[in-house]
Record summary: Model confidence (mean pLDDT): 89 of 100. Small-subunit ribosomal RNA, central domain from Syntrophomonas wolfei subsp. saponavida, 350 nucleotides, folded computationally. NCBI's taxonomy places the organism under Bacteria, Clostridia, Syntrophomonadaceae, Syntrophomonas, Syntrophomonas wolfei. It matches the Rfam family "Bacterial small subunit ribosomal RNA". The full RNA is in RNAcentral, with records from Greengenes.

Context: one part of a larger RNA
Order: sequence, then C1' cells, then structure tokens
RNA sequence: CUGGGCGUAAAGAGCACGUAGGCGGAUAUUUAAGUCAGUUGUGAAAGACCGCAGCUCAACUGCGGGGUUGCAAAUGAAACUGGGUAUCUUGAGGGCAGGAGAGGGCAGUGGAAUUCCUGGUGUAGCGGUGAAAUGCGUAGAAAUCAGGAGGAACACCAGUGGCGAAGGCGGCUGUCUGGACUGACCCUGACGCUGAGGUGCGAGAGCGUGGGUAGCAAACAGGAUUAGAUACCCUGGUAGUCCACGCUGUAAACGAUGGAUACUAGGUGUGGGGGGUAUCGACCCCUUCCGUGCCGCAGCUAACGCAAUAAGUAUCCCGCCUGGGGAGUACGGUCGCAAGGCUGAAACUC
Repeated sequence: CUGGGCGUAAAGAGCACGUAGGCGGAUAUUUAAGUCAGUUGUGAAAGACCGCAGCUCAACUGCGGGGUUGCAAAUGAAACUGGGUAUCUUGAGGGCAGGAGAGGGCAGUGGAAUUCCUGGUGUAGCGGUGAAAUGCGUAGAAAUCAGGAGGAACACCAGUGGCGAAGGCGGCUGUCUGGACUGACCCUGACGCUGAGGUGCGAGAGCGUGGGUAGCAAACAGGAUUAGAUACCCUGGUAGUCCACGCUGUAAACGAUGGAUACUAGGUGUGGGGGGUAUCGACCCCUUCCGUGCCGCAGCUAACGCAAUAAGUAUCCCGCCUGGGGAGUACGGUCGCAAGGCUGAAACUC
C1' cells in the first nucleotide's frame, strides 16, 4: 500500500412488500467443509534472483544455491466461521388490559359563502383600474329583503399539534378496516436484518368511456399598457378542476440526508401513555417509554453546519457517483391509446 465518496461540490432508487443472495443472539456438545500446523509428492529445463567460475573484460556461457505465492494426499488441532444435535430468552412474533389519532374505504348528513332563478322594495347607475376602457344596466341593473336550485370547499377549533411507508390526510354521524404506543408479565423459541430481479402503492398535469359543472380558469376573444406586448392589469371564457371505472408513473416525489441495530454530556418546549409523590380531587413536582421541535458539549465537517430524530463511534445489506458540454439526446430494447416513461451511448469539443 491492498480506492475514495453520496445534506449543499457528481452521487440515496418517490415509497413499501418481498424472491434469490449476503449478513445474523446466548449456552453445551459433536463434526472437521472453511481455517491453522508440521510431513510427503508435485510445482520440467532454459529464463529471472544470489554466489562462484570460463572466454584478456563485458555481452555470452557453465556450475551450485535459494525461491517457485500453487495443487494433491495422509496425519493432527478445534478458538473462530460453516454443518448436526440439545437447551435458553434478551432479538422477533403472539396472547391479555388500556388510552390517543385529519390513517384508509363506503354510506348518510349540516351550516356559512359564491353564482343563477322567481317575487317584493328601489332608480340610474354598477363594475373595474395606477388611470381607463371593453363588459352589465331604463326590456329596470347594482343595492336590499324573502323563497328556491345546484355544485364545490369545509372559517373558528388549528398548534415547528396528530396520523400514515411514501404520495398524502381536516365540517359532522354511522359502518367496515390497517398500523403504532403503553402496562404487566402469560406463550412461541432466533422464527431476525437487508433485499439484485419481481410485485404493489404513488401529488399535480395529461389520456379513455360515461356523468356533473357553482366558483376558479390553460387555450381563445375583447379592452388597456407599450416602440412593439402573441405578457404582466381588466372584462369575458372552453377544456380542466368534481364523481365512477380504467390508463399514465412523473416532481425541488426534499430532511435535496436509503434501511436496520448498538453505543456516546447536558438544557428546554410540546403530543400520547405508565409509575411515584402530593392532595378531598384537579394541578404542581420527580421518574420512565414512544413521538415531535429548539439550544448545545465531545466528536465530525472544505466550510456552512450536524450533534441520542447525527452529518458522531461501529457492524450488516441494498442503491448510486467517477470532469463540463454534447445529453437524459441518438440508436436498440421494453412499457403506454397517445403524450411520453424506463434503460441509455458515441463522434466532436473545452
């Protein structure tokens, strides 16, 4: 010496489940595949290396020695890894008892607001802007009152609050259903971790078929602005936004930080449980487990910063990076109805 890395420089797959594989808790015993020890055989010669010698030297050549990382066989060792057997409970799972939650599906239902329709009151304006105009209005608008229709979203509560693997989830009620947490210790007895391929889920936009359409609003039309204005502003307005079923499979899918386990000063909030103290009780105070924030030591870092929710200290498994542009392009393959997705170069150039 036997690569170095991935928060922001290139680099963590959007997320999960899981196949093969890799890795894997404690005790006893056995085996001897890995491992280790000495032994034997083989590892051709030449060459190479070391020493000596021969041509006057050297190249060249000769002799001797060491070495030849390897392979095979028999013998032996048994700590570690692997295999077998038996046992264990701390990892993992189950049972029991609890409380929390916008976790998911379906059905029903409520009020506020916008718009429209009908009727009443009422009369000349309304609307809009930086200022205007397009637009609406004497066929009675705007304003206001009453009634009705319909769609979409749920003010306050609301909180670096909660739940979920991620995307994400917010009126209320019912019903079906997933997960997590706490407590005591009852059961199983390593059943675990990760996960190439694979499979499923996956915001928004978009696509297909059918429905729905209040508000908003790509495209589009008109009015302004401007040198122009295919924009920003205004008046309208169709897809779409909503529902059902199917497809698409992307994102600054972000904590720009893969998952699991263990360990490593403290302080201070907050959500859900448990125990203690206290008390009539609720608080207060102490402690413990799980989550979520802030500050901060050691350590780490190029710095910024991270700091028990690590970017610290370690182990296991997967994914990914290897100068900029060309380029996430071309070609091929594959998926898709299409849009396009996934995989993914090179020439050339700096």